[in-house]
RNA sequence: AAUCAAGGCGACUAGGGUUCCGCCCGCACAAACCCGGGGUCUGGACCGAGAGUCGCCGGCCUCGGAUGCGGGGCUACACGGCGGGAUAAAAGCCCGGGAGAG
Numbered sequence: 001a002a003u004c005a006a007g008g009c010g011a012c013u014a015g016g017g018u019u020c021c022g023c024c025c026g027c028a029c030a031a032a033c034c035c036g037g038g039g040u041c042u043g044g045a046c047c048g049a050g051a052g053u054c055g056c057c058g059g060c061c062u063c064g065g066a067u068g069c070g071g072g073g074c075u076a077c078a079c080g081g082c083g084g085g086a087u088a089a090a091a092g093c094c095c096g097g098g099a100g101a102g
Stems, first nucleotide, its partner, number of pairs: 007057006015047002020044002022041001023038004058075007077097001079100001083095003
């Protein structure tokens, strides 16, 4: 100094909060609705990974084939803030495989 083989999408998980639902409290002799509060409520639902999982596509190599394609293999490695941003809100989300470290 270069690094595109290193990419995209989907589903999910670790994780995350509290708009909605549920749950709990205010609540009284009892019950329900409304309202207010609580995520220091397991949850439904929601957000959700570059460095998590799986799948599909894509990419690379190779063999067959002969223009339509088909088979096989590979697709590695990856420590990381502060701060800021989105959303109701937060986060392993986004800035970001960034700064920095090595």
RNAcentral holds the sequence, with entries from Rfam. Predicted 3D model of a 102-nucleotide RNA (Guanidine-I riboswitch aptamer) from Acidihalobacter aeolianus. Rfam family: Guanidine-I riboswitch aptamer. Rfam's curators write: This family represents a conserved RNA structure found upstream of the ykkC and yxkD genes in Bacillus subtilis and related genes in other bacteria. Of the family's consensus pairs, 100% are formed in the model. Its mean pLDDT, the model's own confidence on a scale to 100, is 80.